[in-house]
Molecule: transfer RNA
Organism: Methanobacteriota archaeon
RNA sequence: GGGGGCAUAGUGUAACGGAUAGCAUAGGAGGAUGCGGAUCUCCAGAUCCGGGUUCAAUUCCCGGUGCUCCCG
Numbered sequence: 001g002g003g004g005g006c007a008u009a010g011u012g013u014a015a016c017g018g019a020u021a022g023c024a025u026a027g028g029a030g031g032a033u034g035c036g037g038a039u040c041u042c043c044a045g046a047u048c049c050g051g052g053u054u055c056a057a058u059u060c061c062c063g064g065u066g067c068u069c070c071c072g
Base pairs, nucleotide, nucleotide: 001071002070003069004068005067006066007065010025011024012023013022018055027043028042029041030040031039048064049063050062051061052060
């Protein structure tokens, strides 16, 4: 230098163009316990950035940024 893949809660991950953006874990509150742990209930928390297409974009297209793999 050329090409491919990925980017979503603190972390790890789901999501035929139409779900309230789901799950686990971590966090907060409460129950239970003699006190804790495990456990049960509840709560809060996310779509990398900028454009475009569309009635509607996490999803499709373009550009950028970062990570990663392959080629040279």